[in-house]
Context: one part of a larger RNA
RNA sequence: CUGGGCUUAAAGGGUGCGUAGGCGGCCAGACAAGUAGGAUGUGAAAUCUUUCGGCUUAACCGGAAAACUGCGUUCUAAACUGUUUGGCUUGAGUGAGAUAGGGGUGUGCGGAACUUCCGGUGGAGCGGUGAAAUGUGUUGAGAUCGGAAGGAACGCCGGUGGCGAAAGCGGCACACUGGGUCUUUACUGACGCUGAGGCACGAAAGCCAGGGGAGCGAACGGGAUUAGAUACCCCGGUAGUCCUGGCUGUAAACGAUGAGUACUAGUUGGGAGGGAUUUCGGUCUUUCCCGACGUAGCGAAAGCACUAAGUACUCCGCCUGGGGAGUAUGGUCGCAAGGCUGAAACUC
Numbered sequence: 001c002u003g004g005g006c007u008u009a010a011a012g013g014g015u016g017c018g019u020a021g022g023c024g025g026c027c028a029g030a031c032a033a034g035u036a037g038g039a040u041g042u043g044a045a046a047u048c049u050u051u052c053g054g055c056u057u058a059a060c061c062g063g064a065a066a067a068c069u070g071c072g073u074u075c076u077a078a079a080c081u082g083u084u085u086g087g088c089u090u091g092a093g094u095g096a097g098a099u100a101g102g103g104g105u106g107u108g109c110g111g112a113a114c115u116u117c118c119g120g121u122g123g124a125g126c127g128g129u130g131a132a133a134u135g136u137g138u139u140g141a142g143a144u145c146g147g148a149a150g151g152a153a154c155g156c157c158g159g160u161g162g163c164g165a166a167a168g169c170g171g172c173a174c175a176c177u178g179g180g181u182c183u184u185u186a187c188u189g190a191c192g193c194u195g196a197g198g199c200a201c202g203a204a205a206g207c208c209a210g211g212g213g214a215g216c217g218a219a220c221g222g223g224a225u226u227a228g229a230u231a232c233c234c235c236g237g238u239a240g241u242c243c244u245g246g247c248u249g250u251a252a253a254c255g256a257u258g259a260g261u262a263c264u265a266g267u268u269g270g271g272a273g274g275g276a277u278u279u280c281g282g283u284c285u286u287u288c289c290c291g292a293c294g295u296a297g298c299g300a301a302a303g304c305a306c307u308a309a310g311u312a313c314u315c316c317g318c319c320u321g322g323g324g325a326g327u328a329u330g331g332u333c334g335c336a337a338g339g340c341u342g343a344a345a346c347u348c
Base pairs, nucleotide, nucleotide: 004319005318006317007302008301012316014201015200016199017198021194022193023192025088026087027086028085029084030083031082033081034080035077036076037075038074039073040072041071042070049065050064051063052062053061054060091191092188093187094186095184096183097182098181099180103177104176105175106174107173108172109171110154114150115149116148117147118146119145120144121143125136126135162169163168206247207246208245209244210243211242215241216240220236221235222234223233258315259314260313261312262311263310266293267292268291269290270289271288272287273286274285275284276283277282297304298303321348322347323346330341331340332339333338
């Protein structure tokens, strides 16, 4: 390379937007680049194949034919691809009307709890554990009442409930703002899908600068446990956790399942809507989203099964025995930590 694969065996990029490229709806006309057919030129010889012949045979050699699957020129065809012209509305988008939502950003506000401080009452313990001790308390703790301050998080509602591309999003109000769904068929008329590079977003931890610091709490100190205990348990506690600006760019970033389109039994539950009908209990039907089960089919099985892992097509990413190794080296990005790209020897 051919081929085969990627839920769990190696393998789906963390996610989106999008450049080049690849692929692309229906009808009609034109062209003839691809495509198909004819003619013609060329495709040296040798080799290969077929056949005839020469050395006693064979190898070997000679003659003839075929072939050289290719390229050029020219003529023809016009279904398909392509190019171009004109048109269409079902794909896509826009408008109008309605609508659900912890989607995002900023500002302000609120109550419960917690800690600290101040004051009152009170007077011996409190705290903690398996049991203790460290710790704390007559310089008045713990308990209880009143007051003040501070920071972080938002109980109940809350739900295999909702929203978002993913990361993720939950007190309340306001402002700004993204996307979705339904109805309508008013408009545009293929404007689409995917997407190498690229750009943007991206939990936690970490880094830089400046704030903030209640609780929790790596490191660290102490008390226990233990043979030891650099742990699990306890008393403390710094960074951090929070905010603003910048960096990092990774996760079991998981549905371990890329995106899009079409088709392929049903049953049942939840969320957001519409239509028809109604005896207002409901019944029928339709669109989108989230679940459970299950037929065919698929699968090594577990299982998947209209949210496919079924049947097909388009585009991208990735895999090719285990270890060595996500290491070395080079490149590149980063303040650093490190990230991305990424081998081989050797060994089984």
This is a predicted structure of a 348-nucleotide part of an RNA (small-subunit ribosomal RNA, central domain) from an uncultured bacterium. Rfam family: Bacterial small subunit ribosomal RNA. Rfam links the family to the GO terms structural constituent of ribosome and ribosome. The RNAcentral record of the full RNA draws on ENA and SILVA.